[in-house]
This is a predicted structure of a 255-nucleotide part of an RNA (large-subunit ribosomal RNA, domain VI) from Chaetophora sp. FACHB-2423. Its mean pLDDT, the model's own confidence on a scale to 100, is 87.
Context: one part of a larger RNA
RNA sequence: CGUUGGAGUAUUGAGAGGAGCUCCAUAUAGUACGAGAGGAUCUAUAGGGGACGCACCAAUGGUAUACCAGUUCUUGUUCCAACAGGAAACGCUGGGUAGCUACGUGCGGAGCGGAUAACUGCUGACAGCAUCUAAGUAGGAAGCCCACCUCAAGAUUAUUACUCCCUUUGAGGUCACGAAUAGAUAAUUCGUUAUAUAGGCGUCAGGUGUAAGGCCCGUGAAGGUUUUAGCUAAGACGUACUAACGACCGAUAGA
Numbered sequence: 001c002g003u004u005g006g007a008g009u010a011u012u013g014a015g016a017g018g019a020g021c022u023c024c025a026u027a028u029a030g031u032a033c034g035a036g037a038g039g040a041u042c043u044a045u046a047g048g049g050g051a052c053g054c055a056c057c058a059a060u061g062g063u064a065u066a067c068c069a070g071u072u073c074u075u076g077u078u079c080c081a082a083c084a085g086g087a088a089a090c091g092c093u094g095g096g097u098a099g100c101u102a103c104g105u106g107c108g109g110a111g112c113g114g115a116u117a118a119c120u121g122c123u124g125a126c127a128g129c130a131u132c133u134a135a136g137u138a139g140g141a142a143g144c145c146c147a148c149c150u151c152a153a154g155a156u157u158a159u160u161a162c163u164c165c166c167u168u169u170g171a172g173g174u175c176a177c178g179a180a181u182a183g184a185u186a187a188u189u190c191g192u193u194a195u196a197u198a199g200g201c202g203u204c205a206g207g208u209g210u211a212a213g214g215c216c217c218g219u220g221a222a223g224g225u226u227u228u229a230g231c232u233a234a235g236a237c238g239u240a241c242u243a244a245c246g247a248c249c250g251a252u253a254g255a
Stems, first nucleotide, its partner, number of pairs: 001154001005165006015151004021050004025045003033038001052108005060102004067095005072087006111146001113145002119139004166254001172249004176192005197243003200239005206232003213226004
């Protein structure tokens, strides 16, 4: 821009893409078959695997660059103590929330559907026989079509349905602002005081592992007690303390 008033929410599916794998076991059955040895087809299984794919983070693990603790050297504040900076973009070590993730978890490849290929048939003449074919007709594949999952009306053949709005104005939308279930940026999604959108604060969860200071004990290194303490990122709930201020577009009853 179009789709012939402007919108919102659903919707059909022309068409396109994805998926499509495989092994073993059990029952049938030690049956059919076979002298025996041996040993099935077919069918069923809410039986078990492998690889692959999709999704997810409750659990199990990984990571988690400063969340917690320990610790060495060094510099500094303020001497001790306690802290802070540096130690190859965490000095090293032990842990670790959210998020992300696999080594983890869940699920998937279903059809007694349709038309067929090679092939196998039935009936059957030309050609009194024979012949799956010439008329007619039955089967038959991991392949084709459908079924399953995803996208899809710029499918210009531009679908369909419902609802709303059109002078008392105004359905809806855009910019802007606060953000995240989104993200390089756009876009998307949510919120904008009639408010829990983000930050802060409060209470917790989770993490670390019993802070500092004081007191007691020991000559002392230490130890004990106050104390399952102190600190705590991304998490949960609550709370307007801070910031979400504002500015516009828009059909006018439809060739």
The gene name in the source record is rrl. Rfam family: Bacterial large subunit ribosomal RNA.